Model confidence (mean pLDDT): 79 of 100. A computed fold for a 78-nucleotide RNA from Caloramator australicus RC3, annotated as Glycine riboswitch aptamer. It matches the Rfam family "Glycine riboswitch aptamer". Rfam's curators write: This family represents the bacterial glycine riboswitch.

[in-house]
Parts: sequence; C1' cells; structure tokens
RNA sequence: CCCUGGAGAGACCCAUUUGGGCAUCGAAGAAGUAAUCUGCAUUUGUGUGCAGAGAAGCUUUCAGAUAAAAGGACAGGG
Repeated sequence: CCCUGGAGAGACCCAUUUGGGCAUCGAAGAAGUAAUCUGCAUUUGUGUGCAGAGAAGCUUUCAGAUAAAAGGACAGGG
C1' cells in the first nucleotide's frame, strides 16, 4: 500500500448553505492521569512535601461523530 471484518450515540429543531440551537456518543487526532523513576527540601524516621518524567480500549469531549454511504481505534490476510 491492497483486501476483509469493525462499535457507540437525535434521518432532532430553526434557518436552508458549508450556519445556529438543544441532547447524546467515545474507536481518527488531541489533552489528562496510576504504579514507578529522578531531583530538591524537610524529618528521629524505609516518613512527609514540592517539581519533573510517566501507559491505555481509563478520564475529558477541544476536535470528531450521532439512518445509509463515508469515516473509523483495532484485528485477520496478501
């Protein structure tokens, strides 16, 4: 790169255009987080405090999405 599988949630309302409103989803992307590690400070102390690093299918919902189509993390095959 090609093929196959692939979830969730209003075919909602106004305007009609690609806009706006309310509700909802978590599987593009993005951000946050544990254990743990490092540094500094402090303490009688294997403790405590602060700062930095730190994964996800968890959290957030900025982005995206909410019939079909498209997209789609991820999985299998070539």

It was read from a public genome assembly, where an Rfam model found it.